Model confidence (mean pLDDT): 87 of 100. This is a predicted structure of a 330-nucleotide part of an RNA (large-subunit ribosomal RNA, domain IV) from Corchorus olitorius. The source organism's lineage runs through Eukaryota, Tracheophyta, Spermatophyta, Malvales and Corchorus. The full RNA is in RNAcentral, with records from SILVA. Its Rfam family is "Bacterial large subunit ribosomal RNA". Gene Ontology terms of the family: ribosome and structural constituent of ribosome.

[in-house]
Context: one part of a larger RNA
């Protein structure tokens, strides 16, 4: 210098993207425990205290009794800087985002808010079920039978899930349009024959025609969609209120500068001496929004964000110790 430990005056996060690494805390007993809550929780909440040894004595238990006992209590004293004296051996509280939860998951740079989930719809399937493998046979689905089996979405619970069927699907109908093949055979051509005619050969209109598509209808926890301009109120501002154009329909509830907001470091209030993050609000939602779920939640989480107590060499500002290396000679 580098690396494994260890100590450090005063300060104690100023360090730093960030307290990342340290450091603190740790065990019985007892005493005490707050908001919230799904009444289980939360909690080991948080915060004190007391713990060595020697004596006397009670209790409780086995002993006939003396007595024992890894059992429990009390008082009195003794020693030490220091009694769970080493070692082992939770830091702890606040707010708010996500996902509820235990769990899964990138073998070898991600553990996560991503998958799963319990619970919710919704479609399909009546058994030789639907559906899935395989050219078949056949097998699973099941030695199952709609409280059963497959698909999708959605994702504990609480209160809720609003309008739009014009497009795309899907499903019902079924009058009249169009429509393929059979079937059909007006006609027309060739051959035939002296000439006709049968007859044979090619072709070939009308009619006739299912399922599709048009077309009617119904469905959005199917794919998916949820507007613009003017004008108005005893100051101003604004606009409940009117007009007007569009559309299938014009964003309800609840939230909101947000894992969503460009302009932005929006305004305003908290917290700091000072705060692009954070916390409460305001809505001007560029470009939330209701199972492609909305919104809220007690418990949880090696989860992202802030802000604070404790504790420290992270820092101010380095300093030394006891090993291992680099380094120099052999």
């Nucleotide at each position: 210098c580098u690396c494994u430990c260890g100590u450090u005056a005063a300060g104690g996060a100023a360090c730093u993207c960030g307290g990342c690494a340290a450091a603190a805390u740790g065990a019985c007993c007892c005493c005490g425990u707050a908001a919230c809550u799904u009444c289980g929780g939360g909690a080991g909440a948080a915060g004190g205290g007391g713990u060595g040894c020697u004596c006397u004595c009670c209790u409780a238990u086995c002993u006939u009794u003396u007595g024992a006992u890894u059992a429990g209590g009390a008082a009195a004293g003794c020693g030490g800087c220091a009694c769970a004296u080493a070692c082992c051996a939770g830091g702890g509280g606040g707010u708010a985002g996500c996902g509820a939860c235990u769990g899964u998951u990138u073998a070898u740079u991600a553990a996560a808010a991503a998958c799963a989930c319990a619970g919710g719809a919704c479609u399909c399937u009546g058994c030789u079920a639907a559906g899935u493998g395989g050219u078949a046979a056949c097998a699973c689905g099941a030695u199952g039978u709609a409280u059963a089996g497959a698909g999708u979405c959605u994702g504990a619970c609480a209160c809720c899930u609003g309008c739009c069927c014009g497009g795309u699907g899907c499903u019902g109908g079924a009058a009249a349009g169009u429509c393929a093949a059979a079937a059909g055979g007006a006609g027309a051509a060739g051959u035939g024959u002296u000439a006709u005619a049968a007859g044979c050969u090619u072709u070939g209109a009308a009619u006739g025609g299912a399922a599709g598509c048009c077309c009617c209808g119904g469905u959005a926890a199917a794919c998916g969609g949820c507007g613009g301009c003017a004008g108005u109120a005893a100051c101003u501002c604004u606009a409940a209120c009117u007009g007007u154009c569009c559309u299938a329909a014009g964003g309800u509830a609840g939230c909101g500068a947000a894992a969503u907001u460009c302009c932005u470091u929006g305004u305003c209030g908290g917290g700091u001496a000072a705060g692009u993050u954070c916390c409460g609000a305001c809505c001007u939602g560029c470009a939330c929004g209701a199972a492609u779920g909305g919104c809220g939640u007690a418990a949880c989480g090696a989860u992202g964000g802030c802000g604070g107590c404790g504790c420290u060499g992270u820092c101010u500002c380095c300093a030394c110790c006891c090993g291992a290396g680099a380094c120099u000679c052999a």